C1' cells in the first nucleotide's frame, strides 16, 4: 500500500419535534434541535414507499357550444432516498 474491518482520536453529519418561508401535496428549505449515522458523502441506475396537481373517467347545476362544482379510482410528470440494493469519491488506523 490494498482490501476487508471499525476500537480510540480528531473532526463531520442531523431524526423527531418547534419556529418562519416555499409548495396542491409528499415534501423542500433556513434557524434551533439531538434520535441515531462509518460513508446518513455525492449519483438517482433497479426495486419500494409517499403524494395525486394537472390529465381521463362518473355525478351534478347551468347550457346552443361550453362552463363550473364535488366525490371516488386510476394516474408521476412531484417526492423520500436517514427504505433495500447498484455506481463512485474520502478521513483515520486499535483488534
Nucleotide at each position: 500500500a490494498c482490501a476487508a474491518c471499525g476500537a480510540a482520536a480528531u473532526g463531520g453529519c442531523a431524526a423527531a419535534c418547534u419556529u418562519g418561508u416555499c409548495g396542491a401535496a409528499a415534501g423542500a428549505c433556513a434557524a434551533g434541535g439531538a434520535c441515531g449515522c462509518a460513508a446518513a458523502g455525492c449519483c438517482u441506475c433497479g426495486g419500494g414507499u409517499c403524494u395525486a396537481a394537472u390529465g381521463u373517467u362518473c355525478u351534478c347545476u347551468c347550457c346552443a357550444a361550453g362552463a363550473g362544482a364535488g366525490a371516488a379510482a386510476c394516474g408521476a410528470u412531484g417526492a423520500c432516498g436517514g427504505c433495500c440494493g447498484g455506481g463512485u469519491u474520502a478521513c483515520c488506523g486499535a483488534a